Context: one part of a larger RNA
Molecule: large-subunit ribosomal RNA, domain III
Organism: seawater metagenome
């Protein structure tokens, strides 16, 4: 230079009360403003205690700070069903023997790993300062062992089926959800009106079990035989015969309905250390609209023709003679790891409490074709001078 530039989105603050040495910024209340396909809620990745409580204000915070994602101390993450581990494989990796190479090493068979994919099963309510599909209450489901009963050819690393899949388009049936009416509870205007066709609020319910609907698909059954399925087969495939033939059958299939089920519930009453706690508890129906969600891995259509393997079902081989398997009931078990908190962000990646970047899910109301846009609900904020 200079007490100058700047103090990081122009979403916005004002009043009262409290605490305190001190309050523009902290807490509470009232009003105002901003977002609302987000500036709300929940996950993955990443971070790794930042979560909650008490206490403190040197430093950190672009100012102050009684505040804090700051310091110190204490507390907090509860699972058969969520995710992993586990079983299975993809691209790809490694790779006994083997091949190549002077070697280092390279390639690769059998194998063995490897999710971003396939594979058993849980929902509703309540609860904590901080966890909850994990705790508690209620009601379920899966799988394995053992025992008993009844019945039976059991059996795989092999055969077959299945798992099992693309793009686009269209229609129907539903539900989530919303709106309206009805019902219930409360209210009746300090300013002209407001007992009314008035105002405000509430009107909700899962998995599972049973039933098997709208819809979609489809000939099915029995017998004989057999050069195929690396051997075998009663299985699959081929051939033939008989019956049945376009649905009343079989397979699949949302939703609805019944149970689950009087839990929850506006409010009221009592107590209160004003944080809250306890008790009680009304109505809890109908109609309409309606998804990008479900039926749908469906249907139609197109060419570029759209994973694999295991679990599962079935067939026998070797083997085995009740060792085994099926069904029902009872009983016991289901280990280990993750689980706090942030997650379009002040907690991740950007040297910063940085106007940048960051995958997925949810998607209320009015107007609207709409996830545009505007206003708004729930919820969250007013961006640390």
């Nucleotide at each position: 230079g200079a007490g100058u530039a700047a103090c990081g989105a122009u979403a916005a603050u004002g009043g009262g009360a409290g605490u305190g040495a001190a309050a523009a910024a902290c807490u509470c209340c009232c009003a105002c403003g901003c977002c609302g396909g987000a500036a709300g809620a929940c996950c993955a990745a990443g971070g790794u205690u930042u979560c909650c409580u008490g206490u403190c204000c040197c430093a950190u915070g672009c100012u102050a700070a009684u505040c804090a994602g700051g310091g110190c101390a204490g507390g907090g993450u509860a699972a058969g069903u969520c995710g992993g581990c586990c079983c299975c494989u993809a691209a790809g990796g490694c790779g006994a023997g083997g091949c190549a190479g002077a070697a280092a090493u390279g390639c690769g068979u059998a194998g063995u790993c490897g999710a971003u994919g396939g594979g058993a099963a849980a929902c509703g309510g309540a609860u904590u300062a901080a966890u909850a599909u994990u705790u508690c209450c209620g009601u379920a489901c899966u799988u394995g062992g053992u025992a008993u009963a009844u019945c039976a050819g059991u059996g795989a690393u092999g055969g077959g089926g299945g798992g099992a899949c693309g793009g686009a388009g269209a229609a129907g049936g539903u539900u989530a959800u919303g709106c309206a009416a009805g019902c219930a509870u409360a209210g009746c205007g300090u300013u002209g009106g407001u007992u009314g066709u008035c105002u405000a609020u509430g009107u909700g319910a899962a998995a599972g079990u049973g039933u098997g609907u709208a819809g979609g698909g489809u000939u099915g059954a029995a017998g004989u035989u057999u050069a195929g399925g690396u051997a075998a087969a009663u299985c699959c495939g081929g051939a033939c015969u008989u019956c049945u033939a376009c649905a009343u059958g079989c397979c699949u299939g949302a939703g609805a309905c019944a149970c689950g089920a009087g839990a929850c519930g506006a409010g009221a009453u009592u107590c209160u250390a004003c944080g809250g706690a306890a008790u009680u508890g009304a109505a809890g129906u109908u109609g309409c609209a309606a998804a990008u969600a479900c039926c749908c891995u469906g249907c139609u259509u197109c060419c570029a023709g759209g994973a694999a393997a295991a679990g599962c079902c079935u067939c026998u081989a070797a083997a085995c003679u009740u060792a085994u398997g099926a069904u029902a009931u009872a009983u016991c078990g289901a280990a280990c790891c993750g689980u706090a908190c942030c997650c379009c962000a002040a907690a991740c990646c950007g040297a910063c409490a940085c106007a940048g970047g960051u995958g997925g899910u949810c998607a209320g109301g009015u107007a609207g074709a709409g996830a545009a846009u505007a206003c708004u609900a729930a919820g969250g904020c007013g961006c640390u001078u």